Predicted 3D model of a 315-nucleotide part of an RNA (large-subunit ribosomal RNA, domain IV) from a Patescibacteria group bacterium. Its mean pLDDT, the model's own confidence on a scale to 100, is 81. NCBI's taxonomy places the organism under Bacteria, Bacteria candidate phyla. Its Rfam family is "Bacterial large subunit ribosomal RNA". Gene Ontology terms of the family: ribosome and structural constituent of ribosome.

Context: one part of a larger RNA
RNA sequence: CAGCAUGUUAAGGAACUCGGCAAAAAAUCAGGCGUAACUUCGGGAUAAGCCUUGCCCUUUGGGCUACAACAAAAGACUCUCUACUGACUGUUUAACAAAAACUUAGCUCCCUGCUAAAGCCAAAAGCUGAUGUAUAGGGGGUGAUGCCUGGCCAGUGUCGGAAGGUUAACGGAAGCGGCGCAAGCUUCUUCCCUAAGCCCCGAUGAACGCCGGCAGUAACUAUAACUGUCCUAUGGUAGCGAAAUUCCUUGGCACAUAAGUAGUGUCCCGCACGAAUGGCAUAACAAGUGGAGAACUGUCUUAACAGCUGACCCG
Numbered sequence: 001c002a003g004c005a006u007g008u009u010a011a012g013g014a015a016c017u018c019g020g021c022a023a024a025a026a027a028u029c030a031g032g033c034g035u036a037a038c039u040u041c042g043g044g045a046u047a048a049g050c051c052u053u054g055c056c057c058u059u060u061g062g063g064c065u066a067c068a069a070c071a072a073a074a075g076a077c078u079c080u081c082u083a084c085u086g087a088c089u090g091u092u093u094a095a096c097a098a099a100a101a102c103u104u105a106g107c108u109c110c111c112u113g114c115u116a117a118a119g120c121c122a123a124a125a126g127c128u129g130a131u132g133u134a135u136a137g138g139g140g141g142u143g144a145u146g147c148c149u150g151g152c153c154a155g156u157g158u159c160g161g162a163a164g165g166u167u168a169a170c171g172g173a174a175g176c177g178g179c180g181c182a183a184g185c186u187u188c189u190u191c192c193c194u195a196a197g198c199c200c201c202g203a204u205g206a207a208c209g210c211c212g213g214c215a216g217u218a219a220c221u222a223u224a225a226c227u228g229u230c231c232u233a234u235g236g237u238a239g240c241g242a243a244a245u246u247c248c249u250u251g252g253c254a255c256a257u258a259a260g261u262a263g264u265g266u267c268c269c270g271c272a273c274g275a276a277u278g279g280c281a282u283a284a285c286a287a288g289u290g291g292a293g294a295a296c297u298g299u300c301u302u303a304a305c306a307g308c309u310g311a312c313c314c315g
Stems, first nucleotide, its partner, number of pairs: 001310004006306004011301002015299001020296001030052004038043001040144001054064004065069001078294007085286002090102002106142007119127002145281004150211003155208002157204005164199003171192005177186003212230005239273001240270001251267005
């Protein structure tokens, strides 16, 4: 001087940093007391927090050491507040991602009456579904629970529809040709008969999806419950909202800080939320994400020392 699965540190205590990452501290499932909001009444909860802890004796008590007290092999967890997301336990990118992704119970739609549908299979047989039978089986969506789930069937899809239009081959009829002595064969043209499909008619959104614009108007101003007009299938309801969605934007106001592009609450010009592509709440849960605090510390102010291994010296 370098390294390390190592240790200690005055004063301060997150000033470090994207971020308390890492470390430290607390605690050590003991005994006694005590325990909030919220809640699906089960929880939350070992919440939090406080006290005690040795040894001896004649044990409702007293004494001894004198501020310490278990044990000596080992011996789990820092805590609190707050918001988001996902209900939960579970699953996942073997070897850069464990999550808010997948799954899930619950809800809902569609198909299926049994030789079931869906599936394997060139086809058939056969198998499976199922030694089941619509409270069953298959498929799609949503995703516990609570309160709810608005409008539009014009387009697309699906389902239904004994009419009508259109529509292929076959079949029928007629005709001009070609070949042939003839019987007959045959190209082509036209008409008739026509299937599903399409057109057409209707239904259907927890089917794919979609859910406007411009003007004017109230006795200060501002705003517009109101009115007019254009377009449309209908013009976004409840709830939520600068949001995991907000460009402008570090939006305005408030809280918190000495100072806050972060955070929380509120407002609502929602560039470009919105109702099972679910909307909004939600106890419990989470190696999830954001913010704050207590405690604690070499993360830092700012570095120092020790240990070990090297380097170095001798052999």